Context: one part of a larger RNA
Molecule: small-subunit ribosomal RNA, central domain
Organism: Laminaria ephemera
RNA sequence: UUGGGCGUAAAGGGUGUGUAGGUUGUGUAUUAAGUUAAAGAUGAAAUCACAUGGCUUAACCAUGUAACUAUUUUUAAAACUAUUACACUAGAGUCAGACAGAGGAUAAUUUAAUUUCUAAAGUAACGAUAAAAUGUUAAGAUAUUAGAAGGAGAACCAAAAGCGAAGGCAAUUAUCUGGGUCUUGACUGACACUGAAACACGAAAGCUUGGGUAGCGACGUGGAUUAGAUACCCACUUAGUCCAAGCCGUAAACUAUGAGCGUUCAGUGUUGGAUAUUAAAGAUAUUCAGCACUUUAGCUAACGUGUGAAACGCUCCGCCUGGAGACUACGAUCGCAAGAUUAAAACCU
Repeated sequence: UUGGGCGUAAAGGGUGUGUAGGUUGUGUAUUAAGUUAAAGAUGAAAUCACAUGGCUUAACCAUGUAACUAUUUUUAAAACUAUUACACUAGAGUCAGACAGAGGAUAAUUUAAUUUCUAAAGUAACGAUAAAAUGUUAAGAUAUUAGAAGGAGAACCAAAAGCGAAGGCAAUUAUCUGGGUCUUGACUGACACUGAAACACGAAAGCUUGGGUAGCGACGUGGAUUAGAUACCCACUUAGUCCAAGCCGUAAACUAUGAGCGUUCAGUGUUGGAUAUUAAAGAUAUUCAGCACUUUAGCUAACGUGUGAAACGCUCCGCCUGGAGACUACGAUCGCAAGAUUAAAACCU
């Protein structure tokens, strides 16, 4: 290389946009590059294969034939791939009419609760735990009432629900804005799929600058526990958590399951549309697009999966090749740094 694989054994890139490339609907004509056929030329000899012969045989040698899978020239064919031209509408898209949604950005507003402060009233404890202690409290706490401040969050609704490419998204209102689904007709006429590189987005933590800081709380300090306790438990508490701008670029970034297209039992629930029946509501049935569950065949080492397949097929990309060394070293690129990406070998087994 051929081949075999990637849910859990090694292996799907965190996600998208998209260049090159690869792949690609239907019809008619065209050309003849690939393709096919015929003929010619070349394809040294030896070797290899077959046959016959020569050394007593064999190895070896000789003669003949075949072969030399290939290259090239000419002629021909036109199904398939390809080229060119003209058409088509089933893929794809545009317009129109509806619809659902925690999709995104910005601004304003609302509110339960915690905390702090002020005032009132009031007296001896409060708080914590398995039990305690540290801690708070006669400078009047805790509990109660009234008011104020400030930050963070958004109970119920809430759901196997919804939306988003993924990360993710949940108080209300307004403005701006992306995508999606359904229905019917009109239009464009293959405009498609995938996608190395590249670019963009990308939880939490972390970093830079400036704000903010109620609660929580890495670090830290006490108190316990314990043989010890750099922990689990308790009392405090700094970064952080929040906002703005900019970095970082990683996660069990998981459905551990790449994207797209087609085909293939049955049943149930649910979300958003449409149609039919019905006077209406509701209900039932059908259908399209989702979210889930049970399961046939099939697949699977088994577990399981089973119409968003891990079944049956096609196209394209990424990745794997015993363990450890090693999510490492060196080098390179990126980064303020932390570090990230790419990524070996010796040695051992």